[in-house]
RNA sequence: GCGUGCGAGUGGGAACCGCUGGCGGACAUGCGCCGCUGGAGGAAAGUCCGAGCUCCGCAGGGCAGGAUGCCGGGUAACGCCCGGGCGGCGAGAGCCGAUGGAAAGUGCCACAGAGAGCAGACCGCCGAUGGUCCGGAUGGCCUUUGAGCCUCCGGACACAGGUAAGGGUGAAAGGGUGCGGUAAGAGCGCACCGGGCUGGCGGUAACGUCAGUCGCUUGGUAAACCCCAUCCGGAGCAAGGCCAAGCAGGGACGAGGAGCUGCUCGCUCCACCUGAGUCCCGGGUAGGCUGCACGAGGUUCGCAGUAAUGCGGAUCCCAGAGAAAUGGUUCCCCAUCGCCUCGGCGAUGACAGAACUCGGCUUAUUCGCACGCACCC
Numbered sequence: 001g002c003g004u005g006c007g008a009g010u011g012g013g014a015a016c017c018g019c020u021g022g023c024g025g026a027c028a029u030g031c032g033c034c035g036c037u038g039g040a041g042g043a044a045a046g047u048c049c050g051a052g053c054u055c056c057g058c059a060g061g062g063c064a065g066g067a068u069g070c071c072g073g074g075u076a077a078c079g080c081c082c083g084g085g086c087g088g089c090g091a092g093a094g095c096c097g098a099u100g101g102a103a104a105g106u107g108c109c110a111c112a113g114a115g116a117g118c119a120g121a122c123c124g125c126c127g128a129u130g131g132u133c134c135g136g137a138u139g140g141c142c143u144u145u146g147a148g149c150c151u152c153c154g155g156a157c158a159c160a161g162g163u164a165a166g167g168g169u170g171a172a173a174g175g176g177u178g179c180g181g182u183a184a185g186a187g188c189g190c191a192c193c194g195g196g197c198u199g200g201c202g203g204u205a206a207c208g209u210c211a212g213u214c215g216c217u218u219g220g221u222a223a224a225c226c227c228c229a230u231c232c233g234g235a236g237c238a239a240g241g242c243c244a245a246g247c248a249g250g251g252a253c254g255a256g257g258a259g260c261u262g263c264u265c266g267c268u269c270c271a272c273c274u275g276a277g278u279c280c281c282g283g284g285u286a287g288g289c290u291g292c293a294c295g296a297g298g299u300u301c302g303c304a305g306u307a308a309u310g311c312g313g314a315u316c317c318c319a320g321a322g323a324a325a326u327g328g329u330u331c332c333c334c335a336u337c338g339c340c341u342c343g344g345c346g347a348u349g350a351c352a353g354a355a356c357u358c359g360g361c362u363u364a365u366u367c368g369c370a371c372g373c374a375c376c377c
Base pairs, nucleotide, nucleotide: 001373002372003371004370005369006368007367008366011333012332013331014330015329016328017327019039020038021037022036023035024034025033041351045362046361048360049359050358051357052356053236054235055234056233060265061264062263063262065232066231067230068229069228070084071083072082073081074080085099086097087096088095089094100227101226105225106224107221108220109219122167123166124163125162126161129160130159131157132156133155134154135153136152137151139150140149141148175193176192177191178190179189180188195214196213197212198211199210200209201208202207240290241289242288243287249281250280251279252278253277256270257269258268259267297316298315299314300313301312302311303310304309334349335348336347337346338345339344
């Protein structure tokens, strides 16, 4: 340096005083008193996921909408955890990944640049082919003997043309390196790499590896729309239940209405003018009890498993307020730091407080110990 685990986390003990839950006692059965015992976290935070539980009379299908996104396993479940594959970073131990599909379609890639999705030539390079010009020929043709036409040789130009190897622009430019070939070039050909296809082998799988073959093969982006696979009824403890008390109803719509994200099908229930229900205005109540803590619970040991975790044995009960308790003072112990005459003295102790409960994730934060691994000297 990297990773994992554990612990302390103003905690423990004593005294005095104070608050509160439970149990017990006495009592005048109302307060109150006495005794015993318990009393805020690793995140209680965020309210981001998943559930238990409660209610909506059953909660069935489709569309819309939303979430997840490699493979396997764990779990009550999850967007979480464990293990693996692939990719990226690192010298390494390790860390990170919004990790399915771009050949179903649509969109976007500014500026620069020739060209950024079906292309493209700016600078360059070439001079084979056509063209223009110059020179030459012991060549041919004609004839107004002019050097006119044709042919051949040499040279120049770079107009037409060829090129995409080199350079430039850019985040990115139509596979990479090398050899051959060519007028110059180009997978044009070949070797190796890369890629596609086929097959063998290994693996539950993601995938890996080997062999053959191929055309010389053409970007990126889906936390853009989209496609594919899987999953999702709603609302929430201010849910809900019981008791007591109290009041004041009125209007509109109305034949269909209600069933809790929206639409729709089905189903169930209520109702059809003696009217279900919906909406609007207004009045009363906000009191008491319960839900409220025995749990997918904690600790420990053993077995299985790489692990997450599962199974079994033993043991324990570990806040439950109701406007909100869990505290104050003193001393001692603990941890860290400093000083020291080594007796001790002083200072500091982070982030932060339950409210139905649990499994996670994320964020904030002071230290210490142990183990394993990597690198350098």
Predicted 3D model of a 377-nucleotide RNA (Bacterial RNase P class A) from a Gemmatimonadota bacterium. Its mean pLDDT, the model's own confidence on a scale to 100, is 76. The sequence was found by an Rfam model in a public genome assembly. Lineage of the source: Bacteria > Pseudomonadati > Gemmatimonadota.